[in-house]
This is a predicted structure of a 71-nucleotide RNA (transfer RNA) from a Candidatus Peribacteria bacterium. NCBI's taxonomy places the organism under Bacteria, Bacteria candidate phyla, Candidatus Peregrinibacteriota, Candidatus Peribacteria. The prediction has a mean pLDDT of 84. The sequence is in RNAcentral, with records from ENA. Rfam family: tRNA. Gene Ontology term of the family: triplet codon-amino acid adaptor activity.
RNA sequence: AAGAGGAUAGUGCAAUGGUAGCACGCUGGUCUCCGAAGCCGGAAGUGGGAGUUCAAUUCUCCCUCCUCUUG
Numbered sequence: 001a002a003g004a005g006g007a008u009a010g011u012g013c014a015a016u017g018g019u020a021g022c023a024c025g026c027u028g029g030u031c032u033c034c035g036a037a038g039c040c041g042g043a044a045g046u047g048g049g050a051g052u053u054c055a056a057u058u059c060u061c062c063c064u065c066c067u068c069u070u071g
Stems, first nucleotide, its partner, number of pairs: 001070007010024004018054001026042005047063005
């Protein structure tokens, strides 16, 4: 320099245009003499900007960062 892939909750990951989910973690309650475990709840998120669309995590363009490949 060129090419490819990725960025979603605190962490690890789903979601191929129509209500953003799962696990762990955090937290409230229940249980217990106390705690742990179990059970019932809760909070928390789409990297930034623009475009297409009735509607964008999803499609297009630009930017930022990370990984890989080629030279």